[in-house]
Context: one part of a larger RNA
RNA sequence: CGCCGGAUAUUUGAGAGUGACUCGACCCUAGUACGAGAGGACCGGGUUGAACGUACCACUGGUGUUCCAGUUGUCCUGCCAAGGGCAUUGCUGGGUAGUCAUGUACGGAAUAGAUAACCGCUGAAAGCAUCUAAGCGGGAAGCUAGCCUCAAGAUUAGAUAUCCCUGAAGAAUACUUGUAGACUACAAGUUCGAUAGGCAUGGUGUGUAAGGGUUGUAAGACUUUUAGCUAACAUGUACUAAUUAUUCGUUUGU
Numbered sequence: 001c002g003c004c005g006g007a008u009a010u011u012u013g014a015g016a017g018u019g020a021c022u023c024g025a026c027c028c029u030a031g032u033a034c035g036a037g038a039g040g041a042c043c044g045g046g047u048u049g050a051a052c053g054u055a056c057c058a059c060u061g062g063u064g065u066u067c068c069a070g071u072u073g074u075c076c077u078g079c080c081a082a083g084g085g086c087a088u089u090g091c092u093g094g095g096u097a098g099u100c101a102u103g104u105a106c107g108g109a110a111u112a113g114a115u116a117a118c119c120g121c122u123g124a125a126a127g128c129a130u131c132u133a134a135g136c137g138g139g140a141a142g143c144u145a146g147c148c149u150c151a152a153g154a155u156u157a158g159a160u161a162u163c164c165c166u167g168a169a170g171a172a173u174a175c176u177u178g179u180a181g182a183c184u185a186c187a188a189g190u191u192c193g194a195u196a197g198g199c200a201u202g203g204u205g206u207g208u209a210a211g212g213g214u215u216g217u218a219a220g221a222c223u224u225u226u227a228g229c230u231a232a233c234a235u236g237u238a239c240u241a242a243u244u245a246u247u248c249g250u251u252u253g254u
Stems, first nucleotide, its partner, number of pairs: 001153001005164007015150003019147001022050007034039001052107005060101004067094005072087006111145003118138004165253001170248004174190005195241003198237005205229002211224005
């Protein structure tokens, strides 16, 4: 841009896919069939795995240079104390969100059809024989469907439901952002507002702050105190910022 006004939601599925398609072990049938014995099944049923794939983060863990604590050296805040900078994030112990696997869940199928090699039935040419010449069956992890994903630009542009009507509906710009992301796009919002920040409460993490008191010559210990602090989390709350606005789009749809 198209789909002959615009919008939202739900869909059908022509068609497409180097999407999936894997391989074991054990048990039952059965120590049966078979076999002198040794040994030891087909068919059928069940269980459990490996690798691979998809999704997810409740669990187990990794990471987590934005959280907490410990600690060494040195410099600084006049000194003590308390802090800050630098030293690979100085080093060390933990760790929220997110992300990830080694964690969790699920998958390969069943089934149908047409077939390959091959096995057959009937059967002539060729009074026999012959699966083939006419005709009819069986038969594979393979093929076509089935499963999964995309899909109406399928220009044959589909269907259903609801809504809107003139500077309207709607769209774009702009702005606040993230479930999205290189940019763009996509998605959530823009005061008729919880979109982000802040704040409050909570959760989570760390592990008992500072200051004071008691005690000890002191290092320190105990107490106030399961404290203090707490990122990306949850809920709430308009305090701050989503300002003011601009452009396109026409007149009921050949």
Large-subunit ribosomal RNA, domain VI from an Oligoflexia bacterium, 254 nucleotides, folded computationally. Model confidence (mean pLDDT): 84 of 100. RNAcentral holds the full RNA, with entries from ENA.